[in-house]
Context: one part of a larger RNA
RNA sequence: GAAUGAACGCUGGCGGCGUGCUUAACACAUGCAAGUCGUACGAGAAAUCUCCUGCUUGCAGGAGAGAGUAAAGUGGCGAACGGGUGAGUAACGCGUGGGUAAUCUACCUCCGAAUCUGGGAUAACAUUGCGAAAGCGAUGCUAAUACCGGAUAGCAUCUUGCAACCAAGGUAGUCGAGAUUAAAGGUGGCCUCUACAAGUAAGCUACCGUUUGGAGAUGAGCCCGCGUGCCAUUAGCUUGUUGGCAGGGUAACGGCCUACCAAGGCGACGAUGGCUAGCUGAUCUGAGAGGAUGAUCAGCCACACUGGAACUGAGACACGGUCCAGACUCCUACGGGAGGCAGCAGUGAGGAAUCUUGCGCAAUGGGGGAAACCCUGACGCAGCAACGCCGUGUGAGUGAUGAAGGCUUUCGAGUCGUAAAGCUCUGUCAAGUGGGAAGAACCUGUCGGAUGUUAAUACCAUCAGGCACUGACGGUACCACUGGAGGAAGCACCGGCUAACUCCGUGCCAGCAGCCGCGGUAAGACGGAGGGUGCAAGCGUUAUUC
Numbered sequence: 001g002a003a004u005g006a007a008c009g010c011u012g013g014c015g016g017c018g019u020g021c022u023u024a025a026c027a028c029a030u031g032c033a034a035g036u037c038g039u040a041c042g043a044g045a046a047a048u049c050u051c052c053u054g055c056u057u058g059c060a061g062g063a064g065a066g067a068g069u070a071a072a073g074u075g076g077c078g079a080a081c082g083g084g085u086g087a088g089u090a091a092c093g094c095g096u097g098g099g100u101a102a103u104c105u106a107c108c109u110c111c112g113a114a115u116c117u118g119g120g121a122u123a124a125c126a127u128u129g130c131g132a133a134a135g136c137g138a139u140g141c142u143a144a145u146a147c148c149g150g151a152u153a154g155c156a157u158c159u160u161g162c163a164a165c166c167a168a169g170g171u172a173g174u175c176g177a178g179a180u181u182a183a184a185g186g187u188g189g190c191c192u193c194u195a196c197a198a199g200u201a202a203g204c205u206a207c208c209g210u211u212u213g214g215a216g217a218u219g220a221g222c223c224c225g226c227g228u229g230c231c232a233u234u235a236g237c238u239u240g241u242u243g244g245c246a247g248g249g250u251a252a253c254g255g256c257c258u259a260c261c262a263a264g265g266c267g268a269c270g271a272u273g274g275c276u277a278g279c280u281g282a283u284c285u286g287a288g289a290g291g292a293u294g295a296u297c298a299g300c301c302a303c304a305c306u307g308g309a310a311c312u313g314a315g316a317c318a319c320g321g322u323c324c325a326g327a328c329u330c331c332u333a334c335g336g337g338a339g340g341c342a343g344c345a346g347u348g349a350g351g352a353a354u355c356u357u358g359c360g361c362a363a364u365g366g367g368g369g370a371a372a373c374c375c376u377g378a379c380g381c382a383g384c385a386a387c388g389c390c391g392u393g394u395g396a397g398u399g400a401u402g403a404a405g406g407c408u409u410u411c412g413a414g415u416c417g418u419a420a421a422g423c424u425c426u427g428u429c430a431a432g433u434g435g436g437a438a439g440a441a442c443c444u445g446u447c448g449g450a451u452g453u454u455a456a457u458a459c460c461a462u463c464a465g466g467c468a469c470u471g472a473c474g475g476u477a478c479c480a481c482u483g484g485a486g487g488a489a490g491c492a493c494c495g496g497c498u499a500a501c502u503c504c505g506u507g508c509c510a511g512c513a514g515c516c517g518c519g520g521u522a523a524g525a526c527g528g529a530g531g532g533u534g535c536a537a538g539c540g541u542u543a544u545u546c
Base pairs, nucleotide, nucleotide: 001546002545003544004543006542007541008540009539010538013392014391015390016389017388018387019385020384021350026348027347028346030345031344032343035077036076037075040074041073048065049064050063051062052061053060054059055058084303085302086301093228094227095226096225097224098223099222100221103220104219108216109215110214111213112212113211114210115209116150117149118148119147125140126139127138128137129136130135156180157179158178159177160176161175162173164171165170185208186207187206188205189204190203194201195200196199229275230274231273236266237265238264241263242262243261244260246258247257248256278300279299280298281297282293283292284291285290305326306325307324308323309322328339329338330337331336356382358381359380360379364378365376366375367374368373395425396424397423398422405416406415407414408413429487431482432481433480434479435478439473444468445467446466447465449463450462451461452460490535491534492533493532494531495516496515497514501530502529503528504527505526511518512517
């Protein structure tokens, strides 16, 4: 000199864009942060209103609307994403480059084939039992795209025979034989075929699903080369250890696991041990080489009160799931239960120190749904903080009697100083008044059109067009007008380094100080004043890095 997620002191006009627990991975009150689908399924209220009947005149019963709505249940998909944190980890964790002929991949896209026929339950519900509660049973009824049989079976899988290429389980076969494995319906429309002969369905058709196979895309698993801290005042380490054979297990290779056999394997090119640490793109500095850092943003990894385990599932050994153990907190009828903010706000504690218990799904993105739509503390915005960067203002011109006043003085004057006052203007920002956006295009509805499908001009799908609908921010940005210099400057320093000097007070005292040093009676170094210098809505100090 540059820099910071900074803090502290003094001071503080406005705006834009960013940033904001670096400490206790300490403990958490409260609210919200993951739901959705009635076009999978059965069932299904109430308040309230209207009407009718009986009449004891305010009660009872019934019907309709509310409403096939709410809430609950079965089932599907999602909940493994998104969001947080950096405790652990010196490691194939990360970075980079490869391998997978050793693998998986829900939803999505394209292509092929199929979607036949049966069955028994169970929640909800009703009745009922135990319990303070959390909750747990018993009996009876019912549905499905829930569950379970049977059929069908190829370029699927396994075994086996033949044969080609090849790099191990790869590719392809005109192949042959045997074995194994499927499925579910829903919605709309129509009468061409069939049946009844009206219009319907066991029919046809479209869309969405379901099953199976192939290919793609996306995502993931595993393996390898190289790189990736400090300590040798850590020198030896290792028994599933190193390799083989056989088996198990996995989506998959493998001591991953087990039995048996052999005795290997690593290490001064630093094993093992200890300490520290998430890694990277990047950030800061520097002419560079380097050095330091790893906040925000982006990629990867790990974790979710602590430790362990599996279940479900395409995917987890799962932050707002389950089970066990532990610590802590809470409820209890003492028998037993409930909980997990390192999600967003917020509280306490710790600390030099770090924000609102805000608005909205309008946009972007995500989940569910055919869709309308619902959910979304992701996100978009607003709030607080000079925490940072950038912009801008605090006025402009004129004005000498060089006013008053302060300070100094050699008492002549000098200086603050065109500075002020005065005069003439301007109107940025702030204030007030009025107008007032872009961000919105999808989706959807409707209107007509085209193409496809089909028996069809129906339905449906696709495409382009017209109209309509949708804004949290926000009456914000921006624009115009109103008045009037009005509301807007401080901080540090002035001995040398280092730009800037005198007076008074003090008298090795009080004090200053980054280094040299200053102060013991004229201190340019302490304290005050006048003046000056530097930066400026900031200026200094402290800490840290280069």
Predicted 3D model of a 546-nucleotide part of an RNA (small-subunit ribosomal RNA, 5' domain) from a marine sediment metagenome. Its mean pLDDT, the model's own confidence on a scale to 100, is 82. It matches the Rfam family "Bacterial small subunit ribosomal RNA". Its family is annotated with ribosome and structural constituent of ribosome in the Gene Ontology. RNAcentral holds the full RNA, with entries from SILVA.